[in-house]
RNA sequence: AGAGUUUGAUCCUGGCUCAGGAUGAACGCUGGCGGCAUGCUUAACACAUGCAAGUCGUACGGAUAAUUUUAUUAUCUAGUGGCGGACGGGUGCGUAACACGUAAGAACCUACCUUUUGGAAGGGGAUAACAUCGGGAAACUGAUGCUAAUACCCUAUAAAACAAAAUGGGGAAACUCAUAUAACUGAGGAGUAAAAGCGGGCUUUGCUACGCGCCAGAAGAGGGGCUUGCGGCUGAUUAGCUAGUUGGUGGGGGUAACGGCCUCCCAAGGCCAUUAUCAGUAGCUGGUCUGAGAGGAUGAUCAGCCACACUGGGACUGAGACACGGCCCAGACUCCUACGGGAGGCAGCAGUGAGGAAUUUUCCACAAUGGGCGAAAGCCUGAUGGAGCAAUGCCGCGUGGAGGAAGACGGCCUGCGGGUCUUAAACUCCUUUUCUCAGAGAAGAAAAUUUGACGGUAUCUGAGGAAUAAGCUCCGGCUAACCCUGUGCCAGCAGCCGCGGUAAGACAGGGGGAGCAAGCGUUAUCCGGAAUGAUUGGGCGUAAAGCGUCUGUAGGUGGUUCAAACAAGUUUGAGGUCAAAUACGUUGGCUUAACCAACGGCAGGCACUAAAGUACUAUUGAACUAGAGUGCGGUAGAGGUAGAGGGAAUUCACAGCGUAACAGUGAAAUGUGUAGAUUUUGUGGAGAACACCAGCGGCGAAGGCGCUCUACUGGGCCGAUACUGACACUGAGAGACGAAAGCUAAGGGAGCGAAUAGGAUUAGAUACCCUACUAGUCUUAGCUGUAAACGAUGGAAACUAAGUGGGGGGAGGCUCUUUUCUUUCGAGAGACACUUCACGGUGUUGGAUGCUAUUUCCCUGCUGUAGCUAACGCAUUAAGUUUCCCGCCUGGGGAGUAUGCUCGCAAGAGUGAAACUCAAAGGAAUUGACGGGGACCCGCACAAGCGGUGGAUUAUGCGGUUUAAUUUGAUGCAACGCGAAGAACCUUACCAGGGUUUGACAUGUCUAGGAUUUUUCAGAAAUGAAAAAGUGCUCCACCAAUCCUUGCGUAAGCAUGGUCUUGGUGCGAUGAACUAGAACACAGGUGGUGCAUGGCUGUCGUCAGCUCGUGCGUUGACGUGUACGGUUAAGUCCUGCAACGAGCGCAACCCUCGUCUUUAGUUACUUAUUAUCUAAAGAGACUGCGUGCGUAAGCACUGAGGAAGGUGAGGAUGACGUCAAGUCAGCAUGCCCCUUACACCCUGGGCGACACGCGUAAUACAAUGGUUGGGACAAUCAGAAGCUAACUCGCGAGAGUACGCAAAUCUGUUAAACUCAGCCUCAGUUCGGAUUGUAGGCUGCAACUCGCCUGCAUGAAGCCGGAAUCGCUAGUAAUCGCCAGUCAGCCAUAUGGCGGUGAAUACGUUCCCGGGUCUUGUCCACACCGCCCGUCACAUCAAGAGAGUAUACAAAGGUCCAAGUCAUUAGUUUAACUUUGAAAAAAGAAAACGGUGCCCAAGCUUUUGUAAACAAUCAUGAUGAAGUCGUAACAAGGUAGGGCUACUGGAAGGUGGCCCUG
Repeated sequence: AGAGUUUGAUCCUGGCUCAGGAUGAACGCUGGCGGCAUGCUUAACACAUGCAAGUCGUACGGAUAAUUUUAUUAUCUAGUGGCGGACGGGUGCGUAACACGUAAGAACCUACCUUUUGGAAGGGGAUAACAUCGGGAAACUGAUGCUAAUACCCUAUAAAACAAAAUGGGGAAACUCAUAUAACUGAGGAGUAAAAGCGGGCUUUGCUACGCGCCAGAAGAGGGGCUUGCGGCUGAUUAGCUAGUUGGUGGGGGUAACGGCCUCCCAAGGCCAUUAUCAGUAGCUGGUCUGAGAGGAUGAUCAGCCACACUGGGACUGAGACACGGCCCAGACUCCUACGGGAGGCAGCAGUGAGGAAUUUUCCACAAUGGGCGAAAGCCUGAUGGAGCAAUGCCGCGUGGAGGAAGACGGCCUGCGGGUCUUAAACUCCUUUUCUCAGAGAAGAAAAUUUGACGGUAUCUGAGGAAUAAGCUCCGGCUAACCCUGUGCCAGCAGCCGCGGUAAGACAGGGGGAGCAAGCGUUAUCCGGAAUGAUUGGGCGUAAAGCGUCUGUAGGUGGUUCAAACAAGUUUGAGGUCAAAUACGUUGGCUUAACCAACGGCAGGCACUAAAGUACUAUUGAACUAGAGUGCGGUAGAGGUAGAGGGAAUUCACAGCGUAACAGUGAAAUGUGUAGAUUUUGUGGAGAACACCAGCGGCGAAGGCGCUCUACUGGGCCGAUACUGACACUGAGAGACGAAAGCUAAGGGAGCGAAUAGGAUUAGAUACCCUACUAGUCUUAGCUGUAAACGAUGGAAACUAAGUGGGGGGAGGCUCUUUUCUUUCGAGAGACACUUCACGGUGUUGGAUGCUAUUUCCCUGCUGUAGCUAACGCAUUAAGUUUCCCGCCUGGGGAGUAUGCUCGCAAGAGUGAAACUCAAAGGAAUUGACGGGGACCCGCACAAGCGGUGGAUUAUGCGGUUUAAUUUGAUGCAACGCGAAGAACCUUACCAGGGUUUGACAUGUCUAGGAUUUUUCAGAAAUGAAAAAGUGCUCCACCAAUCCUUGCGUAAGCAUGGUCUUGGUGCGAUGAACUAGAACACAGGUGGUGCAUGGCUGUCGUCAGCUCGUGCGUUGACGUGUACGGUUAAGUCCUGCAACGAGCGCAACCCUCGUCUUUAGUUACUUAUUAUCUAAAGAGACUGCGUGCGUAAGCACUGAGGAAGGUGAGGAUGACGUCAAGUCAGCAUGCCCCUUACACCCUGGGCGACACGCGUAAUACAAUGGUUGGGACAAUCAGAAGCUAACUCGCGAGAGUACGCAAAUCUGUUAAACUCAGCCUCAGUUCGGAUUGUAGGCUGCAACUCGCCUGCAUGAAGCCGGAAUCGCUAGUAAUCGCCAGUCAGCCAUAUGGCGGUGAAUACGUUCCCGGGUCUUGUCCACACCGCCCGUCACAUCAAGAGAGUAUACAAAGGUCCAAGUCAUUAGUUUAACUUUGAAAAAAGAAAACGGUGCCCAAGCUUUUGUAAACAAUCAUGAUGAAGUCGUAACAAGGUAGGGCUACUGGAAGGUGGCCCUG
């Protein structure tokens, strides 16, 4: 720091997903040790059991014991009394609040503690315990009697404090100050204080303030209560809330204290868009996690605060509580009960149940730290310190180290050679962290003695022995890591993309590898990546996104200046604070680390304070004129409203003329018309709209506005400048306007025209087309408030190249006009300026709806630079560069839907979700493909012609059917006389039957034999059985001979060596071929897969295309080159050009034919190698020459020459690629399958079947013919198991015999059409020949299934062929025969060749088909056989409505009101005090109990609201394999599409009105 994923590819937008870190975690597999931490996130659910708050005898009575004898000592503590149980510990329900955080504040309290001042006098009456008698099951409790206190009560004593009044000063008053540390008063009321205590000591009837304690006051510290500023959640589908509510310097009460805290009275306030109220959620913070940061998320452990203690209410006590282990009441629950009544509260520590994916021991100790009580010893302390359990987390250590190649065994892979696991192991040497055993043994303890749960722990020493210790996940890409086997869209995987349909690196297993490691993976959640909510740091023309337009409130923002003011913002500094811990930095302590400790500090927040200085913003004041506005003078205009007028057209009515049609369409029909239409002429009526001008012209904020005139009226622009002096811009809410359709009411209604009806079209046609026609369209008054309301572009201001148009105004210029007034047009009279003494003279002074190439302002277009943009494009009218304000967007679908609310008469409008679902949806551009888009061009493509097919019969192939089998492949063109250039057996793959099993065929091993040949028998044959003949080949040794070399010799010959050959001998050797047998490896397969393949082939197409290098353009895919203009058969060539070149194709080179030359010539041909012919080499043709056109290329139905003229004709030659085209049955081949069988052999059968359909051919239907008889002319080609002459025989097929020829020599071989002559005379024929009978021939083991040929006889259909369709452009079509291959023969009418005769037509490219180039549109890219919409049916899921049903919560009203405070009290009772009294007693005060009243929890009842459930049924959406109906959209998508609206239809949809171009 990025990556994957939309596409054929590209760029962008945009979502989804991944890699990182973290956790109080959980789950799966695995697990050695230690240290430090952490451990119910769920049910604030219910809890058994034990413990968690007691203590003090130096407060008191009491009990027991001991000793001593009267007292003391010791022990105990139920009770009275004191202090503490308000701390500590737990939890997070509630709480959106002064609860918390932070910073301030004033009207308060404070036990224990500290400091300090003073005091502590005199009295009194009770009571528990206890005893006795009772009640009760128990809990507990009653009566009577006794008794004590540091319990309780009264009085005295006091400065201070509280209260009231007085005097004086101040003040308008409220009030305030002083007198006041002086003196005086003290009404009232219970005004307010005490413990002669305990202990110790002593000189002991007691004394003593020594210790502890006590009372009053003043201070402190710490703690607490209260108030305030600021800060931190969501929702407006919660917009108004509030009645003690807001205030009262009015009265009263209450509190420690301020205060509506409470009450009476008065006033009517208070809060709110800077979000009140309501609803939901939530303890807050220091901090924690993440992040570069800003932020986001979070609030376990530790620490601070708050709240709570079964649920709700209440007070008491107290310094402190409305009290977790206290009280009272109500409720729910649990327990006990003798049914009368009682008891209880783990959200303390352990622990149990339940819930849950999930969270520990009913442990040890008060040794330490701290707390309570106590004078103290001490007691208590589940606080705390520790241990236990758990890999829950963080940190550390280990599971050994070194050497060791025969590269062992084994596994896996293999190209079979080997590779790899692998120095890994074994083996040798070494070490001992850890482990086991043994020994020693702390610190933590403070002071002197004592005191350690942890713990015989940490640690140290010794001994032993490699000993006790490795797993988990992953390996297609992202993402590090690859092979084999199995499986076969199955089983399964998957975070995203996706993998799996027989060769899976993606599933499962194995081997190998990668990563982390006592852990590893998965799941969940948070941050990050995500600039994907954007302050830092995004956008809005077309991707999501500018309100339809304007006015304007709040708000935000805002021109220039001041030697001005101020000091709010701003800037600087200082002090305070933001607890500690955490984090950061530096040190230090545990062997290290985690962990712990000490010290330090920045930034930032808050409030206060000091200062700076006026730069900037704000504020105050004073000015200015450049923004804005007003006034003045002009000016253009379909700007608006109202009224009046006008003509053309349409239609209707009437009248005249007039006759058979009119109307309408692609074609028709419905319709109108003889009752007289349409037409034509005239007259009249009606309503609506205003031709031409008219324009990318104008005006308006937008919607929108178009005949003429008039009235009223809004805005703009221009020109001079006078005035105001920032008055401005924007604008949430709000208001106004707002096409068409639609609604209400009243009119109107010509034309047009949703709906509707009819006619057509159609498979249907609820449409397109036609005929009618209703609402509506028009007017008035209202409503509605939406459109593709678009420039898909909010408003305002400033700046930033050019060029060229249109509209409006001005300046200048030009032109016209006898220029101000009178005028009889002759002239006269003025004004101003200059000149003049004066007269006079000269000049200027106006208008125009004219023109304008100059210039300026405003409006409105086009082109285009910089810049911007994903691109398209925008570009002074910005989508550029900046500023201000508003609106809006955050993946697609669901959905602008549901629900709620507001508006509306309704239709509907506005606001506006979620569940669920997908991994995309989308924009721009690119290359293709396609179009019932366009342009150009070509082709026997059409047209012009000739001949066919389709009808008949036969042949042949295919389908289908049949069959034991009818083997099989090929299936539009591009299968079908195709594979098959030849199925009687064989072939043959099929069927039936009979046989064989290492096999018919190959290699290897072993044994025997040794080739081989013949015969007989059984059998359908294969095969089986038997008999006979035969003994080879090669090598070696030896012998002999021949031959050769050398030597000797005259020679014969001898000797020597060599080796080919020949012959002979050898109880020498060996095994190649071959045969038989045996066992095993294997053979074999026309079995499957042409969608695993090679090779070959078809097809588009002999179409003219297909590409590359470099350069250039583009962000890029790509483009250019290879658009354009000409030309060509051609991407053939030329001009030109950001292209320049090149390659595969085209053409040419090759073959055949045509002409000539040269050479040669037998077997051809001739008198003659002269010619012909044959076969070798050359020549020739290139638009080369002339003319015309053209720049050129080139063209010409132009010419010459030439055998041939524009590619001379034909062939071979087939670019990149397409069709998963064809072929596993030509061959080869992977994988799968069979192996006494899917292999092999044999006989017979089948491939030849036959209701039928199709293709391709043959022959015909006749006279351009048939038939009989004469006659003429070819070229390929073949021939030895062959072609066969001649001759003889046969009607003939053929037979017999036999010459020639391995071929220019011989043979096949007479070519036929043609021609001559005769007959036939238009008939189912002398056409046609099928079919059948019969007699023969040939081939062959064999002719029945199932061959060919011949003779005779028979003589079918058929008289030129429906729709439709094929071939052919010249030696072609048509027609005529001949040959060859295969082959014993032949089903050949096929196929491939050969020659003979030999035409017609082409105007031309509109149309059909195919192809090429360019262009255009596209939602297609498997590419139109594409894509795709909606209903219906089925399944699943989600949410909505729903008569209603049951529930919970909240609020409000009413009722009933427990406990309790307060108030009150005609009741009952009473020791202390007061009064009276001698006393008894009485009265009072006061109190207790009881009663009453206010308030009030729960309960009951009613209503409302909210929430989440359930529900028959209804309707919607989404997703599903290949269902049904249509075909709406994408191309002009076959009626251009779309928006709003209305009507309508099974459905997509259709139609009307207005609008948009996407």
Predicted 3D model of a 1558-nucleotide RNA (small-subunit ribosomal RNA) from a moss metagenome. Rfam family: Bacterial small subunit ribosomal RNA. Its mean pLDDT, the model's own confidence on a scale to 100, is 81. RNAcentral holds the sequence, with entries from SILVA.